[in-house]
RNA sequence: UGCCAAUGAUCGCUGAGUCCGGACGUGCGUCCGGAGCGGGGGACAUACCGGUAGGGGUGAAUGAGCCGGUCGGCUCUAGGGCGACUUUCACGUCCGAACCCGUCAACUAACCCCGCAAGUGUUUUGAGAGGAGCA
Numbered sequence: 001u002g003c004c005a006a007u008g009a010u011c012g013c014u015g016a017g018u019c020c021g022g023a024c025g026u027g028c029g030u031c032c033g034g035a036g037c038g039g040g041g042g043a044c045a046u047a048c049c050g051g052u053a054g055g056g057g058u059g060a061a062u063g064a065g066c067c068g069g070u071c072g073g074c075u076c077u078a079g080g081g082c083g084a085c086u087u088u089c090a091c092g093u094c095c096g097a098a099c100c101c102g103u104c105a106a107c108u109a110a111c112c113c114c115g116c117a118a119g120u121g122u123u124u125u126g127a128g129a130g131g132a133g134c135a
Base pairs, nucleotide, nucleotide: 011121012120013119014118018035019034020033021032022031023030024029036116037115038114039113040112041111046106054104055101056100057099058098063076064075065074066073067072079095080094081093082092083091085130086129087128088127089126090125
C1' cells in the first nucleotide's frame, strides 16, 4: 500500500413501522399515556354483478414464454427502489418476493378494530432549476 473478514460508533437505505412523558428493568427491553404515520371493517345514494373452479387483504412485486417426472430453473415484463438537499431529464444499477383472512367483505359518513416490525451498507454519475450551509 492492496485484498478479505469481523466488531463498535456515526451517518445512511428499503419500509407505515417514529417521537415525547412516566414506571419497572439494567441493556436498550416491558408496561401505561399522548402525538404522529399506516392499514382493515363499516350506511344512504351510486355502480356492478358474483357465488366452491371459491373470494378477499397487506405489499412495487403483475403477467407472458421456454425447460423440467416433481421440487424448481432461465428469459422478458406491468410496476418499484438506489446512485447522501429537493426536483426534472439523461445515464448506470438493482428488485419484480413473501405472508395473511377463512366461505366472508365494491365504494362508503358516523362508528369500530389493528400495526408502529424486520432487514441492511450506497456515496468520484452528468446537466438544468430551486434551496440550505460555510467563507
c-di-AMP riboswitch aptamer (ydaO/yuaA leader) from a bacterium, 135 nucleotides, folded computationally. The coordinates come from a structure-prediction model, not an experiment, and the mean pLDDT is 79. Of the family's consensus pairs, 96% are formed in the model.